[in-house]
RNA sequence: CGGAGGAGGUAGCGGUCGCCUGUGCUUUAUGCACAGGAGGAAAGUCCGGACUCCAGAGGGCAGGGUGUCCCCGCGCAAGCGGGGAUACUGGCAUCGUGAGGUGCCAGGAAGGAAAGUGCCACAGAAACGAGACCGCCCGCCUCCGGCGGGUAAGGGUGAAACGGUGAGGUAAGAGCUCACCCCUUCUGCUCGGAAGGGCAGAAGCGGGCAAACCCCACCCGGAGCAAGACCAAGCAGGGGAUGGGUGGCCCGCCCUGAACCCCGGGUAGGUCGCUCAGAGUAAUGACCGCUGAUACAGAAUCCGGCUUAUUACCUCCUCCGGAGA
RNA sequence: GGGCGCUUAGCUCAGCGGGAGAGCACUGCCUUCACACGGCAGGGGUCGCUGGUUCAAUCCCAGCAGCGCCCACCA
Numbered sequence: 001c002g003g004a005g006g007a008g009g010u011a012g013c014g015g016u017c018g019c020c021u022g023u024g025c026u027u028u029a030u031g032c033a034c035a036g037g038a039g040g041a042a043a044g045u046c047c048g049g050a051c052u053c054c055a056g057a058g059g060g061c062a063g064g065g066u067g068u069c070c071c072c073g074c075g076c077a078a079g080c081g082g083g084g085a086u087a088c089u090g091g092c093a094u095c096g097u098g099a100g101g102u103g104c105c106a107g108g109a110a111g112g113a114a115a116g117u118g119c120c121a122c123a124g125a126a127a128c129g130a131g132a133c134c135g136c137c138c139g140c141c142u143c144c145g146g147c148g149g150g151u152a153a154g155g156g157u158g159a160a161a162c163g164g165u166g167a168g169g170u171a172a173g174a175g176c177u178c179a180c181c182c183c184u185u186c187u188g189c190u191c192g193g194a195a196g197g198g199c200a201g202a203a204g205c206g207g208g209c210a211a212a213c214c215c216c217a218c219c220c221g222g223a224g225c226a227a228g229a230c231c232a233a234g235c236a237g238g239g240g241a242u243g244g245g246u247g248g249c250c251c252g253c254c255c256u257g258a259a260c261c262c263c264g265g266g267u268a269g270g271u272c273g274c275u276c277a278g279a280g281u282a283a284u285g286a287c288c289g290c291u292g293a294u295a296c297a298g299a300a301u302c303c304g305g306c307u308u309a310u311u312a313c314c315u316c317c318u319c320c321g322g323a324g325a
Numbered sequence: 326g327g328g329c330g331c332u333u334a335g336c337u338c339a340g341c342g343g344g345a346g347a348g349c350a351c352u353g354c355c356u357u358c359a360c361a362c363g364g365c366a367g368g369g370g371u372c373g374c375u376g377g378u379u380c381a382a383u384c385c386c387a388g389c390a391g392c393g394c395c396c397a398c399c400a
Base pairs, nucleotide, nucleotide: 001321002320003319004318005317006316007315008314009313010312011311012290013289014288015287016286017285019037020036021035022034023033024032025031039296043307044306046305047304048303049302050301051224052223053222054221058251059250060249061248063220064219065218066217067216068085069084070083071082072081073080086110088107089106090105091104092103093102094101095100111215112214116213117212118209119208120207133155134154135151136150137149138148139147140146141145163181164180165179166178167177168176182206183204184203185202186201187200188199189198190197191196228272229271230270231269238263239262240261243255244254245253265399266398267397326396327395328394329393330392331391332390335349336348337347338346343380351367352366353365354364355363373389374388375387376386377385
C1' cells in the first nucleotide's frame, strides 16, 4: 500500500415542483402565508413497563422463565447494559521417563451427575450393583484339541472400557500393597473483595448426558388499543343450557335467576383512546447540483431492552499478500 | 395491529436422540388384441436455513425465512 473478516460511529447541504397535518388571513371553494412531518433498526414480536378490561387480584396445584463471581451505570421492570475475573474447553509453546504440570492466545447460554430415575444406537466379551471373545495362568481328560476354574494387566471394539504412571507382589493377575499424578467430598491453614486458587491431612460413592426427566434457589394472575369508553342505525328478548364471570384446574370471591354463556338475528357508521409526525387507502416524495453520501429499509396506542438486516465514508482490532528500511 | 400454529419424497402425512419411512403418484417387467384393474421389482430426500448442546440432531435449544388460522360492534 492492497485485500478479507469483525466491532463501533455518522445517516449531509442547497435549489425547483409536489403530498399530509395544524394555525392565521382572504373568501365560500379554493388560494396564500407560517410552523411541523419516519428509523437506527420504525422489522422480528423474543422480553418488560405504562394504559385498559376482567369485582379486588387472595390461596393451592399445574405450567412457564432465570441460573459462576465482583464492581459500576440506569431503571417501576425487563436476571438490562458496560468493565474485570474464575471454573471449564480448544490451540500453541515448554518442563517431566511417565501419568501429568506450567505459561501464552482464543472461546466461555456456566446451579446440582456425591438426592433419585432414565438413556448411551452399531461395534464390542462387557456401556456401569454386571461381565471372559482372543490371550495369560492353574487343574483334569480321550492331549495339533477339549472341559472346568482364576485373571480386566495385554489384543481387539468403540465417542466413551468401572481413575492413571512407575514399582512391588503373584501361578497369572488385580488399589492387592507402596510412591507419585488427576478428579470429587470433607477438615484445617493461607491468598483474594468474591466466584475461586495454593498447601497439608482424611475419605473415596472416581465414565458421560440435566439445551433428558428431575432436584435446589429466585421470579411470574390473565388478556390485550381489533384493549376499552360514548353516540347512532338496525334485528327476533326467537330458541337452548350442566347458571355466568378472567387463566388450565380446585378453593375463595362477585353477579344475578335470565344475566348474551351457546345457537340464531342485526350493523359493517361516527367520535374518543391517538399524540404540536399522527393516517383510517393510509402524507413524509420526485428531479437537479455539491459531495464520500450509498445500503438495509418505511411509523399506526406509547416507552425501554434484546435479536436480526445493512453500507458510502470514518475510527479501532485480527488475518493474508506485496514493497521499502 | 395483536395472538397462535405449521414446514419430512411430486402430493397427503407418520416418525420414544442412533438404519429416514407409509399411502397415492412415477419408471420397468408380467398379464391383455390394446387400455384400465391386478401382480412383481425399482428410482426419487440439503428432514425450510444458519449456529449451538451432545460421541451422535428430523427430534433438544437459539436466531432467521416462508406459509396458514383466529379477532370487531349491537340487544